A computed fold for a 551-nucleotide part of an RNA from an uncultured bacterium, annotated as small-subunit ribosomal RNA, 5' domain. The full RNA is in RNAcentral, with records from Greengenes and SILVA. It matches the Rfam family "Bacterial small subunit ribosomal RNA".
[in-house]
Context: one part of a larger RNA
This record gives sequence, C1' cells and structure tokens, in this order.
RNA sequence: GGACGAACGCUGGCGGCGUGCCUAACACAUGCAAGUCGAACGGAGAUAUUGGAUGAAGCUUGCGAUUCCUUUAUUUUAGUGGCGGACGGGUGAGUAACGCGUGAGCAACCUACCCAUAAGAGGGGGAUAACAGUUGGAAACGACUGCUAAUACCGCAUAAGCUAGUUAGAACACAUGUUAUGAUUAGUAAAGAUGGCCUCUGAAAAUGCUAUCACUUAUGGAUGGGCUCGCGUCUGAUUAGCUAGUUGGUGGGGUAACGGCCUACCAAGGCGACGAUCAGUAGCCGGCCUGAGAGGGUGGACGGCCACACUGGGACUGAGACACGGCCCAGACUCCUACGGGAGGCAGCAGUGGGGAAUAUUGCGCAAUGGGGGAAACCCUGACGCAGCGACGCCGCGUGAGCGAAGAAGGCCUUAGGGUUGUAAAGCUCUGUUUUCAGGAAAGAACAUCGCGGGUAAUAAUACGAUCUGCGAAUGACGGUACCUGAAGAGGAAGCCCCGGCUAACUACGUGCCAGCAGCCGCGGUAAGACGUAGGGGGCGAGCGUUGUCC
Repeated sequence: GGACGAACGCUGGCGGCGUGCCUAACACAUGCAAGUCGAACGGAGAUAUUGGAUGAAGCUUGCGAUUCCUUUAUUUUAGUGGCGGACGGGUGAGUAACGCGUGAGCAACCUACCCAUAAGAGGGGGAUAACAGUUGGAAACGACUGCUAAUACCGCAUAAGCUAGUUAGAACACAUGUUAUGAUUAGUAAAGAUGGCCUCUGAAAAUGCUAUCACUUAUGGAUGGGCUCGCGUCUGAUUAGCUAGUUGGUGGGGUAACGGCCUACCAAGGCGACGAUCAGUAGCCGGCCUGAGAGGGUGGACGGCCACACUGGGACUGAGACACGGCCCAGACUCCUACGGGAGGCAGCAGUGGGGAAUAUUGCGCAAUGGGGGAAACCCUGACGCAGCGACGCCGCGUGAGCGAAGAAGGCCUUAGGGUUGUAAAGCUCUGUUUUCAGGAAAGAACAUCGCGGGUAAUAAUACGAUCUGCGAAUGACGGUACCUGAAGAGGAAGCCCCGGCUAACUACGUGCCAGCAGCCGCGGUAAGACGUAGGGGGCGAGCGUUGUCC
C1' cells in the first nucleotide's frame, strides 16, 4: 500500500447492486417449511333432482308441510390404495480419508419417473381398513366381534423375450473371459380408469368397438449413482516401531456388484526413516486476497463433491435411505400425567433465551423461475421472487452555481503599521439534481386453460379424445413501485483525522518530568511547532480514524 462476512469511537442526506451468528454442532415458546390424486376403491355427509310411500294445519274430488326408501348430477372428504416425503433447504461437529481434486478402469455393477423398439394384458380366489356393535385407558393409543371394495393381496394360464442348466460351432479380447447365433430342459408377468360410439359380437344403457391415460415383460438410450486404481493433499521424531481378520490362500455365505465384506480351515505374512504407528489441527475443490511473477495466505457469499441432523446404535420400507421435519432400542435434557403411563428434537424460515466485540423481520406472494402430485382445473412449495432492518461493502449522486473589495463586522496573530480568516460572508442574478406535495404510469406475461378456426394420424365415424397451428380472452407479490409531468423552494443534507522527523500541514495561550502524548525515534523539569485549548493550515469525504487478521 492492498484486502476483510469485521468490530469499536465520532459523524451521517439519497439511490442501485451485493452482503449480514466467524462465538455455544448451546437450549428452544409460537407459527409456518411435503404433500397430492375422487379419472384406483368402498363408505360417510351436503346441495339439487326422478319415482314411490307417509299424510299434520287447512279443505270440495284434490293440493300439501314433514319423514322414509329410491334415481341422477354436482360437491366435501376420515380410511384403503398410488406417486412423492432419498429432491429442494440447513450446518461444518466429525473426517488427514480414495474424503476431495485430477486422470483412468468396471470383461465386477444398479438406475423409479422419461424416450425408442418389440411382445402382451386370459381366467379365478381369499382377506382387510373404513363402517357398525361391545369394551380398556386420565391421555397417548388400543382390544374383540361382525360386514365390505379396489390399480391392495394371492394362486393358475400364456412366455415374444428374460433367468438358470446342458450342448454346437463362430467372432473378439485385457488374465479370470466377453459378444452374437442355434438346439434342448426348467422357472418367471400383468389392472384397470375415464370419454365417445353402434362398424363388428350381442337381448343390452354393454362383458362389444374405439381414443387417451395407466399396467406387465424384454432390449437399447438418457439421467443419476456404486465400486477400483495412478498421482496430489497441514504440523510434530522431545511419537520408531505398528498389525491376529492382521497379510495371503481354499470352501461357504452375503451384496446390485468386486473384495477378510463375513465365516470355517490352512499358511505366516503385511506396513515402516521414500516417515508406518501415535499425537495435534482441519471438511476438500472451482475460486478469493496479495504479489511483476514465483510464491504466500484463505475456503464467508455463489457453484461442485463429502459428512452430519439432540448423543450413540440398529434395521424396516423402497428404484434409491440406514432416512433433518420416518420407525425401534439405549442415554442426557425438556414437557404432560388421574403416577399406571405418555410426548418432543429449529445445524429449514422467522423468532426467543444464552454466549459474545459482533451479525437482521415471529413481513408479502406463489405473479415469474424451479420442484412434488394430478388427465386437467388446480393444490402444496419460508425453494424461490420480493419487501423490511444494518454506511457492513462496492458504485453513483447531492449538500448549490455565477457575479460580488468599502477586502464589512467578529475571531486570531502583531514589530500596533498591519497581516490573516477571505470572494469566504452579506448583497444581486440564477438552477432545480436531490427533497416535499400533486397527477399520470410500466416492462417483468407467456405458457397451461377456455372460446372460435385450420391441418395431421388413428378410427366404422364429419363423434370423443390425441397432436400441430392461427386469432382472441384471462393471470403481477413487488406496487400505484421504477419512470414521466407539474408546483414550491437554496430552502431539509458535513464530518472525521492530522500538523517534531518519517509525512502534506504553525502560531498564541495554559501547564511545568505534573497533567498528559506516543507506530518508531522520542516529547513534558517556566517562552513546548510533540501535552491541553484556540486561530490558522493539510488530508480524506458520507464518511473518517483506531483495533484485529492476511499478503
């Protein structure tokens, strides 16, 4: 000199863009942060409605409140079921490790949803929640009996293919081998829903046909992961030896997969001054800071990877977890309790206490982008988009401009003549950035969807639906914000540090080794340019200085 997630002191007008618990991975009140699908299913309601029964008051056959059964439509939804809660968001405790970075490998692997291709979806069965009844418990939550549905569950059929075994010959290769083809044996699948129609079958509003969505199997792709290896990755030798599943083999098990990953047996190996082991410290990287570079330091925001979710352990479900807002066990802590027993986990967003030099709102919205579910409408989304607070940082703007000497007054100094503050002020003429008030007023929005029209394929079909396309409608948290226009009016907007040398900037008074200053050298003991104050001056400027840290 530069830099900072900074803090402290004094000061503080505005805007844009960023950024904000570095400490206690301390404890947490409250609200929200993961749901969705009724076009998978049976119920239970609500509203309207069809048909029938009932038939009060009134009354002339008949009308008719109410109640019950029933049909249809719309709608709400606790439960069963599906998909998603493994993403997104947070934190950096642990980890010196194939954790990360980089480059390779898997002839040792998996991949829901999505895309392409091929083939299929036949026929049955038994349950169970909800519900009803009985019942236990303070509650959390249960127990028993009975009924019922499915795209829930389970056999059977079929097997293009796939898997396993046997077998034939071929091609390739990187050691075990791999790939494709043929024969044969065994095993293995499925589910429907909604809309439309009468061409086919049919007595039929369909068990029929058709469109869309969903389902099953297989292959390939895409995406995401798993595993292995080379190299690199802090300090200490005042840590020199470490290791029994340890190192290797065989058999077996396990895994998606290789492997001491696990197990039985056998052998006695394996690592280490090229630093093993132990101890300390630490998430790693792209980057960021500095520097001419080499290098040094650092890893906050943003992006990639990893690890963790009160502490420790464990598995279940699932394509995927050993699972932040899932389950079980143990522990500490907090809360409820009828003392028998229960409930909880902010390192999600806000917020509270505490710690600390120190770090924000219990805000608005799903309008955009993205994600989950759904055929869709739509629902959910503290991701995200915005707003609020903080000069915390960077950048921009302003606090006025021109003229104005009798060089006014006042202050300070003085050799008492004057000098200086100083064109500075006053005064005159302007401007209107900003400010305040008033008026107008965005872009961010185009998809989806709906309406009208056109084309394509499918089909029996000029139907429904699918798909492509044209026009129109509709949707904004920010926000009546940005921006524009008008009006008023110099009006509301300057400080901080320094002035002995380094180092730009000097005098007076006070003080008298006192009070004090100080980054280093050093100032102060009666004329202090170094302390304090004043005038003047220098520097930077909505900041200025100090402290801390890095180069």